The part of an RNA shown here (small-subunit ribosomal RNA, 5' domain) has 502 nucleotides and comes from a metagenome. Its mean pLDDT, the model's own confidence on a scale to 100, is 85. Rfam family: Bacterial small subunit ribosomal RNA. Its family is annotated with ribosome and structural constituent of ribosome in the Gene Ontology.
Context: one part of a larger RNA
Formats: sequence, structure tokens, C1' cells
RNA sequence: GGACGAACGCUGGCGGCGUGCUUAACACAUGCAAGUCGCACGGAUCUAGGGGCAACUCUAGGUCAGUGGCGAACGGGUGCGUAACACGUGAGAAAUCUGACAUUCGGCGGGGGAUAGCCGGCCCAACGGCCGGGCAAUACCGCGUACGCUCGUUGAGAGGCAUCUCUUGGCGAGGAAAGCAGCAAUGCACCGAAUGGGGAUCUCGCGGCCUAUCAGCUAGUUGGUGAGGUAACGGCUCACCAAGGCUACGACGGGUAGCUGGUCUGAGAGGAUGGCCAGCCACAUUGGGACUGAGACACGGCCCAGACUCCUACGGGAGGCAGCAGUGGGGAAUCUUGCGCAAUGGGCGAAAGCCUGACGCAGCGACGCCGCGUGUGGGAUGAAGGCCUUCGGGUUGUAAACCACUGUCGGGAGGGACGAAAAUCUGACGGUACCUCCAAAGGAAGCACCGGCUAACUCCGUGCCAGCAGCCGCGGUAAUACGGAGGGUGCGAGCGUUGUCC
Repeated sequence: GGACGAACGCUGGCGGCGUGCUUAACACAUGCAAGUCGCACGGAUCUAGGGGCAACUCUAGGUCAGUGGCGAACGGGUGCGUAACACGUGAGAAAUCUGACAUUCGGCGGGGGAUAGCCGGCCCAACGGCCGGGCAAUACCGCGUACGCUCGUUGAGAGGCAUCUCUUGGCGAGGAAAGCAGCAAUGCACCGAAUGGGGAUCUCGCGGCCUAUCAGCUAGUUGGUGAGGUAACGGCUCACCAAGGCUACGACGGGUAGCUGGUCUGAGAGGAUGGCCAGCCACAUUGGGACUGAGACACGGCCCAGACUCCUACGGGAGGCAGCAGUGGGGAAUCUUGCGCAAUGGGCGAAAGCCUGACGCAGCGACGCCGCGUGUGGGAUGAAGGCCUUCGGGUUGUAAACCACUGUCGGGAGGGACGAAAAUCUGACGGUACCUCCAAAGGAAGCACCGGCUAACUCCGUGCCAGCAGCCGCGGUAAUACGGAGGGUGCGAGCGUUGUCC
């Protein structure tokens, strides 16, 4: 000198764009943050209309819990752990999986038994639970068929990277499906398979912290055979066998730490750093576990254990903000319990639409960057006052007053968007931005410094005191260095100080 997620002191007019718990991954009141589908299904209830004397029944629509489907594995948060194939980069999987999507081929036959809701009865403080009856499905289960699919077996051909892979045959065994809407055409679903896209998983080379005051480490350890397990390779697990494997090119141990694109600095080399944004990883009160599923070992799912909090009729139950706001606490320190789904995106749905604290906006904070303003021109009796003075004057100083003018920002009035795609309709922001008019210099300047480094000097007070100080150093009676004043210098809605990095 530059930089900052900063803090502190003094000061503070406006706007735009960003940004805001770096500490206690401390504890959390309250509200919201993941639902949706009646064009899968049976019902309950309400409304309207029709039929009927009535009981009742039919049609259409709304609401409700339940069965069922899809979603809830995304999106959002945090950085505890992790020195690791976690990350980055480059290869590999002839060792793999993949819901929804796209393209293509083929199929969708015929049956069955349940069950929630419901009704009846019972237990219970609550959470909730038990028994009986009866009804439905795109829920569940057999059967038939299935080229291609899987498994076994047996041929031919081609290729490769050792195990092998691909193409094409034969035989045997196994494995599917669901309907809904519409007058219909048809549409949307459903099943098997192939290819693609995207996603996921696994393996390897290389790269990126400190420490030797850590020198030896290792028994599933290293390898083999066989088996199990997995989507899949593999000590991943197990039985048996062998005795290996790593290490001064730093094993093992300890400390610290999420990694990267990037960011800051620097001429560069390098050094430091990883907040916001983006990619990956890890975690969700602590520890462990699996279930469901294409996908989780699952933040707002389940089970167990621990700590904590709450309710209780004492028998037993309920909970998890490192989602958005917000509270207490810690701290030098970090925001609103706001508006809207109008846009973008996501979930569900045929659609209408519903949900969405993602997101879009608004609010608060000079926290940062950028822009603008606080007037402009004239004006010498160089006014008054202040300060200095050699008492002549000098300086503040064209500065003010005064005259003329302008109208940015702020204020008032009127008009008023783009963002809306898509013919109509649809805007939280917002009566905002912007435009026009009006009044009026009116409402808008401070902070630090002035001994040298370093731009800027005098007076008074003080008297090694009080104090200053980044370094050198000032202060003991004439202090340009302390405190005040006048003047000056620098920067300016900021200016200084502190901290950290280069």
C1' cells in the first nucleotide's frame, strides 16, 4: 500500500447492487417449511335437480377420513466428523445397477381369497388398542401365454485385455400385465424386452497440511483355495492353507483441517485463504440398526439405547429449528415471528388446480462496492467576531452578509409501466421505477492529523506532573510532540482505531 462476512469510537442526506452468528454441531416457546391425485377404489356427509304417497332411489357437484398410486432419497441447512480414493484431475468396469423420460419391438387372456375405512361390542387419563360382522380396487395371490429376458446344457462364427466379450442356432426349466375417461374415434395408464440420455456404485495413476521431542507398524493382518454375500469386483464375511504386507521416497502414532472452481496479495514466482455463488463430500440431539423403495441406512420416517425437555389419572406416553422467521444463552459482533406463488424451478394431477419459508420481493444494519447531493455565478466598507501581532497590521476571507440564478436528492400534486409467456385473463414487488408540474437555497459534513518518517504552525495552559507514542522519542517554566484555541493538511458520508492476510 492492498484486502475483509469484520468489530470499536466519533459522525451520518439519498439511491442502486451485493452482503449479514466467523463464537455454543448450545438449548429451544410459537407459526409455517411436502404434499397431491375422485380420470385407481369402496364409503360417510352436504347441496341442487329428477322419480316416488312415503321409506327410499337416480344424476351432478362440494367436503371428509380410509385403501391405493406417485412424491417424500429433490429442494433447503450446517461443517461435527474426515488426512480418506473424501476432494481435484486423468483413466478403467470383459465386475455393475438404474423409477420417471426419449426411441423401437411385442403384449394386456382367464380366475381367486382377503383387508382398511364402515357397522356392532369392549378396554383406555392420554397416546392408542382388542374382538365379531360385512364390502372395493390400477391393493394382494395362483393359472394360461411370452420371440426377445434369466438359468442350465449343447453347436457355429468373429473379436479381445488373462478371467472372457459379441453375433447366430438347438433343447430344457423359470418369469408378465390393470384399468380409467370418452357416444365413439381415441387419449392416458399397465406388462416384457432392447437402445439412448441422465443418475448411481466400484477400481486405479497423479496432486494438495504440520510433527521424528512419533521408528518401527500389522492376525482378517498379506496372499491362496473353497463357500457365503452384494447390483457388482474384492478378506466384504467365513472355513482351511501359506507367512506374508507396509516403512527414512516417512509406515504407524499425534496435532490440525471438509475438498475444489475460486478469493486476496504480488511484476511474477510464490504466499495466505476456501465467507457469499457453483460442483463434490459428510452430518441431522448422541450412539447403533435395519425396513420400505429404482434410489436412503433416510433433517421435518421407523426401532433400540443414552442425555435432556414436556404431559400424566403414576399404569404410561410425547419431542428433536445444523429448514424460514423468532427466543434465551455465549460473544467485540451478525437482521423481520413480513408479502406473494405474479415470475423461474420443483412435486402431484388428463386438466382445472393444489402444495412449495425453494424462489421472487419487501424490511433492518454506511457491513461493503458504486453513483449523486449538501448549491451556482457575482460580491471588498477586504464588515463584525475569533486568532495572531513587531500594535503598523496580518489571517480566517469571496468566506459571510447582499444581488442574481438553478432545481439534482429530499417534499407536494398529477400520470404511470416493463417484467405476462398466451387471443382473453393473471403482478407479491407497487401506485414502486419512470415522466410532467409546483414550492423552495430552503432539509443534508464530518473525521483524523499537523516533531521526523509524512502533506500541514502559532498562541495559551501544564511543568518528568497530567499526559502522548507505530518507530525514533516528547514533557523537569518560553513544548510546532501533552490539553485547549485559532489556523492549516488529508480524506469525505464517511473518517480514524483495533484485528487478520499478502